[in-house]
Context: one part of a larger RNA
RNA sequence: UAUGCUUGUCUCAAAGAUUAAGCCAUGCAUGUGUAAGUAUAAACCUUUAUACGGUGAAACUGCGAAUGGCUCAUUAAAACAGUCAUAAUUUACUUGAUAGUACCUAUUACUUGGAUACCCCUGGUAAUUCUAGAGCUAAUACAUGCGCACACAUCCGACUUUUUGAAGGAUGGUAUUUAUUAGCCGCAACCAACCGGGCUUGCCCGUUUUGGUGACUCAUAAUAACUUUUCGGAUCGCAUGCUUCGGCGGCGACGUUUCAUUCAAAUUUCUGCCCUAUCAACUUUCGACGGUAGGGUAGUGGCCUACCGUGGUGUUAACGGGUAACGGAGAAUUAGGGUUCGAUUCCGGAGAGGGAGCCUGAGAAACGGCUACCACAUCCAAGGAAGGCAGCAGGCGCGCAAAUUACCCAAUCCUGACUCAGGGAGGUAGUGACAAGAAAUAUCAAUGGGCGAUCCAUUUGGGUCGGCCACUUGGAAUGAGAACAGUUUAAAACACUUAUCGAGUAUCCAUUGGAGGGCAAGUCUGGUGCCAGCAGCCGCGGUAAUUCCAGCUCCAAUAGCGUAUAUA
Numbered sequence: 001u002a003u004g005c006u007u008g009u010c011u012c013a014a015a016g017a018u019u020a021a022g023c024c025a026u027g028c029a030u031g032u033g034u035a036a037g038u039a040u041a042a043a044c045c046u047u048u049a050u051a052c053g054g055u056g057a058a059a060c061u062g063c064g065a066a067u068g069g070c071u072c073a074u075u076a077a078a079a080c081a082g083u084c085a086u087a088a089u090u091u092a093c094u095u096g097a098u099a100g101u102a103c104c105u106a107u108u109a110c111u112u113g114g115a116u117a118c119c120c121c122u123g124g125u126a127a128u129u130c131u132a133g134a135g136c137u138a139a140u141a142c143a144u145g146c147g148c149a150c151a152c153a154u155c156c157g158a159c160u161u162u163u164u165g166a167a168g169g170a171u172g173g174u175a176u177u178u179a180u181u182a183g184c185c186g187c188a189a190c191c192a193a194c195c196g197g198g199c200u201u202g203c204c205c206g207u208u209u210u211g212g213u214g215a216c217u218c219a220u221a222a223u224a225a226c227u228u229u230u231c232g233g234a235u236c237g238c239a240u241g242c243u244u245c246g247g248c249g250g251c252g253a254c255g256u257u258u259c260a261u262u263c264a265a266a267u268u269u270c271u272g273c274c275c276u277a278u279c280a281a282c283u284u285u286c287g288a289c290g291g292u293a294g295g296g297u298a299g300u301g302g303c304c305u306a307c308c309g310u311g312g313u314g315u316u317a318a319c320g321g322g323u324a325a326c327g328g329a330g331a332a333u334u335a336g337g338g339u340u341c342g343a344u345u346c347c348g349g350a351g352a353g354g355g356a357g358c359c360u361g362a363g364a365a366a367c368g369g370c371u372a373c374c375a376c377a378u379c380c381a382a383g384g385a386a387g388g389c390a391g392c393a394g395g396c397g398c399g400c401a402a403a404u405u406a407c408c409c410a411a412u413c414c415u416g417a418c419u420c421a422g423g424g425a426g427g428u429a430g431u432g433a434c435a436a437g438a439a440a441u442a443u444c445a446a447u448g449g450g451c452g453a454u455c456c457a458u459u460u461g462g463g464u465c466g467g468c469c470a471c472u473u474g475g476a477a478u479g480a481g482a483a484c485a486g487u488u489u490a491a492a493a494c495a496c497u498u499a500u501c502g503a504g505u506a507u508c509c510a511u512u513g514g515a516g517g518g519c520a521a522g523u524c525u526g527g528u529g530c531c532a533g534c535a536g537c538c539g540c541g542g543u544a545a546u547u548c549c550a551g552c553u554c555c556a557a558u559a560g561c562g563u564a565u566a567u568a
């Protein structure tokens, strides 16, 4: 694990893995709305609603749908485990910081442009979550696009003539790409320049700026250009306050750039894996091993391409084959060492009939997304159309082998524009002798019987004490079950509490296997007669069977016990 017989109570509880990652009718399992993006519903409720009352279907927009759940087919240095690195990278949401620089000249900046759903009208098809055409109208959809300092710095430089000084002009946010510079250092002296100071007027003295790491071409800053030029708010709600009447303002919501943070992801270092030599050589023209350059990528890398070199692995078992192989945490057993198992609730991986490709997106090579091909298969008016339960139920098939087409979002959490919705995640019941735990099926007394010990009597007997037995009698006790009610619960159910019923053959009846040995328990009776049968093994049975079939009695475990199989 399966199965046979049996089964009263309470708790707990695995469950179509093994065989077919075989096939699936039907239903459901992913949707979502705040005061705060978009309302003229010809939908409702009211009535101070005259641009805008409230609720609000539909639809546009935003977010989610990459989580969860299922399964274990593949997979043997692969995945996985522990460990290392990212100075080789991406990261929606969360949280914390963060943006005065926009124009090139006739002026929209108190707000620009053109569409399109819903709606309405006319339609097509046998048919689908199919859609065509005409007419309107929105935005935080899609586009376009202004404006607001003072300074300072760098570069060019008309002029002027060596002391050099300068009118004037250009550029300067952030992001992108490339190049360059700084991002420091052995110490001292000398020379030169600049600046500041002292002044004895040509001598003397002196300050010079730099964060982090084990380690940078790091952080950071600057210069020159570059760009199908990123962002720098034409958004929404609620309160309404000051005012010099020009305006100035609050609290949020949503959005957005960059840096960090968080959640992750992707690669990566070292070590570790079952059987097999009836697998000894393997790899390399089509990358095998390395170098240089480029391409590609979020990024490293033969990941790919070009050009070079000829390498790389192997009895310390490469390469190949097998696995009724997903890995681990773990489980069973065990004195110790070990042996076997681990499909299965936690972590990691892989997959959605088989392969492949791709869109969207922060994230997928997604399948309750799309596109082909193969296999299967559904509807059809035969022209076409639709499909993927290894989600939850359920069906067929397969088999030794596995549950309800139930109820609910109340709990735990997740998602969403969200306190509100949704969730077969999950919970709750149903099935359920997978396992596991607690634990009824009787108790006491009297009487009678018999037994043992002891005392008195020694003669039958009597007394005291202790078990035992009974188709005698008697009361007490109690739940199994039934059931008002409470409680439980989302609602119930169970359980718990509890009125009232509820036990004498207490028929409210315990079973399963055994009784020769191993191995606890009969040399009792009837039947059978090497037959029928039993028996794990040894054996039993041929007319007195301790072993078969029965009766009685007894033994073992007991709400369980037997059998088969696997493993220790």
Base pairs, nucleotide, nucleotide: 001564002563003562004561005560009438010437011436015431016398022396023395024394026393027392028391031063032062037060038059043055044054045053061417070351071350072349080272081271082270085267086266089265090264095260096259097258108234112143113142119135121133122132123131124130152172153171154170155169156168159165173231175227177225178224179223180222181221182220195206196205197204198203199202211218233254235253236252237251238250241248242247274322275321276320281313282312283311288310289309290308291307292306293305294304295303326348327347328346330341331340332339333338353374354373356371357370358369376387378385379384404429406428407427408426412425413423414422415421443475444474445473446472447470448469449468451466452465453464454463455462456461479508481501482500483498485497486496511557512556513555514554515553516538517537522552524551525550526549527548533540534539
Description:
Predicted 3D model of a 568-nucleotide part of an RNA (small-subunit ribosomal RNA, 5' domain). Rfam family: Eukaryotic small subunit ribosomal RNA. Its Rfam clan is "SSU clan". The coordinates come from a structure-prediction model, not an experiment, and the mean pLDDT is 81.